[in-house]
Transfer RNA from Cryptomonas paramaecium, 73 nucleotides, folded computationally. It is recorded under the gene name trnK. Rfam family: tRNA. From the family's description: Transfer RNA (tRNA) molecules are approximately 80 nucleotides in length. The organism belongs to Cryptomonas, within Eukaryota.
RNA sequence: GCUGAAAUAGCUCAGUUGGCAGAGCGACAGGCUUUUAACCUGUUGGUCGUGGGUUCAAUUCCCACUUUUAGCG
Numbered sequence: 001g002c003u004g005a006a007a008u009a010g011c012u013c014a015g016u017u018g019g020c021a022g023a024g025c026g027a028c029a030g031g032c033u034u035u036u037a038a039c040c041u042g043u044u045g046g047u048c049g050u051g052g053g054u055u056c057a058a059u060u061c062c063c064a065c066u067u068u069u070a071g072c073g
Stems, first nucleotide, its partner, number of pairs: 001072007010025004019056001026044006049065005
């Protein structure tokens, strides 16, 4: 330099033929327990990488850029 993939909650990741953004783990509170752990219940969580475009409506479609990553040279 060329080609592909990824970027969503504190972490690991779902979410597609555009229509209210989710799970597990974590954190916090309560229950249980002599206490802790485990278990049960509840709560907490997001400018969907950045900037544009299309659209009534974009995490989702299009373009550019940034970062990470794989392959080729």